Predicted 3D model of RNase P RNA and transfer RNA as a complex of 456 nucleotides. Rfam match: Bacterial RNase P class A. Rfam describes the family as follows. Ribonuclease P (RNase P) is a ubiquitous endoribonuclease, found in archaea, bacteria and eukarya as well as chloroplasts and mitochondria. Rfam classes the family as a ribozyme.
[in-house]
RNA sequence: CCAGACGGCCGGAUGGCCGCUCCCCGGUCAGCGCAAGCCCGGGGGGAGGAAAGUCCGGGCUCCACGGGAACACGGUGCCGGGUAACGCCCGGCGGGGGCGACCCUAGGGAAAGUGCCACAGAAAGCAAACCGCCCGGCGUGCCGGGUAAGGGUGAAAGGGUGCGGUAAGAGCGCACCGCGCAAGCGGCAACGGUUGCGGCACGGCAAACCCCACCGGGAGCAAGAUCAAAUAGGGACCCACGCCUUCGGGCAGGCGAGUUUCCGCGCCGGGUCCGGGUAGGUCGCGCGAGGCGCCCGGUGACGGGCGUCCUAGAUGAAUGGCCAUCGCCCCGCGGCUCCGGCCCGGGGGACAGAACCCGGCUUACAGGCCGUCUGGCGCC
RNA sequence: GCCGGCUUAGCUCAGUUGGUAGAGCAGUUGAUUUGUAAUCAUCAGGUCGGGAGUUCGAGUCCCCCAGCCGGCACCA
Numbered sequence: 001c002c003a004g005a006c007g008g009c010c011g012g013a014u015g016g017c018c019g020c021u022c023c024c025c026g027g028u029c030a031g032c033g034c035a036a037g038c039c040c041g042g043g044g045g046g047a048g049g050a051a052a053g054u055c056c057g058g059g060c061u062c063c064a065c066g067g068g069a070a071c072a073c074g075g076u077g078c079c080g081g082g083u084a085a086c087g088c089c090c091g092g093c094g095g096g097g098g099c100g101a102c103c104c105u106a107g108g109g110a111a112a113g114u115g116c117c118a119c120a121g122a123a124a125g126c127a128a129a130c131c132g133c134c135c136g137g138c139g140u141g142c143c144g145g146g147u148a149a150g151g152g153u154g155a156a157a158g159g160g161u162g163c164g165g166u167a168a169g170a171g172c173g174c175a176c177c178g179c180g181c182a183a184g185c186g187g188c189a190a191c192g193g194u195u196g197c198g199g200c201a202c203g204g205c206a207a208a209c210c211c212c213a214c215c216g217g218g219a220g221c222a223a224g225a226u227c228a229a230a231u232a233g234g235g236a237c238c239c240a241c242g243c244c245u246u247c248g249g250g251c252a253g254g255c256g257a258g259u260u261u262c263c264g265c266g267c268c269g270g271g272u273c274c275g276g277g278u279a280g281g282u283c284g285c286g287c288g289a290g291g292c293g294c295c296c297g298g299u300g301a302c303g304g305g306c307g308u309c310c311u312a313g314a315u316g317a318a319u320g321g322c323c324a325u326c327g328c329c330c331c332g333c334g335g336c337u338c339c340g341g342c343c344c345g346g347g348g349g350a351c352a353g354a355a356c357c358c359g360g361c362u363u364a365c366a367g368g369c370c371g372u373c374u375g376g377c378g379c380c
Numbered sequence: 381g382c383c384g385g386c387u388u389a390g391c392u393c394a395g396u397u398g399g400u401a402g403a404g405c406a407g408u409u410g411a412u413u414u415g416u417a418a419u420c421a422u423c424a425g426g427u428c429g430g431g432a433g434u435u436c437g438a439g440u441c442c443c444c445c446a447g448c449c450g451g452c453a454c455c456a
Stems, first nucleotide, its partner, number of pairs: 001376010012326007020046008031038002048351001052362002055360005060220004073216005078092005093107001094105004108211002113209002115205003130151002132147007159177006178200001179198005185192002224283004234274006242251003253268004290309008328348005334343003381452007390405004399436001407423001409421003429445003433441001
């Protein structure tokens, strides 16, 4: 210098003008209001690394429940640790990939059981003879038998390589590798390596049912609590009230449809108080598994101690817009150059936006910075 | 804000112990008819919303995204 791996961080800065929201202080000399307040003036705070998806785990609230266990259902799944907890994180182990730094890994159990393995293929699960090879028979291209070394099918064909052996073959025998079992060693463990034994039995799939171990009561701030109009309906009391009744109502009377009469139609006690409850308001709602700095323990996740800080709170939902300067990136047959750059002109600046809160995961993201390491080339 | 469901041909939908994706309507071509419709025959049309994973093999099983639809405050 080129190519790459891993970890961490930023994600514009300053000033002016005009606005938005919340909090604090002041004002009645302008206006509304009994008041609180609206309003006026001044000061201060005001999005994120993901605020997102709502995929996990909690806090908090309500509901259910005497305690425990079992069953059902759902989830998790190598080992050890961290944590309030987790499916998260850290450190290891096994397997796979890369020359390497390093990366990926839902990774318990298939000799408890059930099920599946399409097509192809002779045969797909207590194996199987299509071609081939070998032996025998004869009617000379067929029959009977042996054989899993070779061919072919398939994702997968019942250990692999070599030597011996054999009619041809075959763990049939031997060596090495693989596999299984046992002993003892190292490690908390997963597991590793050693020795001995066994000629090989035990194919794959559990993100198929299932078995084993562990975890889980349900719903969610539109949870929940509280204050409380207007109208309608409920209850209590007081006042008023013609007739009949089988208690449902009927008759009479009054009012209405803008002249009157009749028929028909519709409506018909009044007042005070109480409780539930809707619209609406308030709380829940910002001090918390909190942030920052230093020291100590630990490989690390993390834990402990000391000091310091208080840092958004809306409810059609504020956190914005414009201008100037600086900084960053890109473009130019643009100028200058001591080739490092400088000047001029133009353009760009992502993903996205709190809504009860916290710990994680996942997903989106213009551009930029820092550190450690690997491979290659060149120079000293 | 919270909680559920769906996505398969142009449209409406099937698709179970995972094994070459189908039906109806619509479309093409031909026959029938003087011509059209209807009818009959025939053909085409699908990365199963997208991306990763498990598996020999995924529309189906698992995970992450995208789009669409529905429900939820209190009381009677």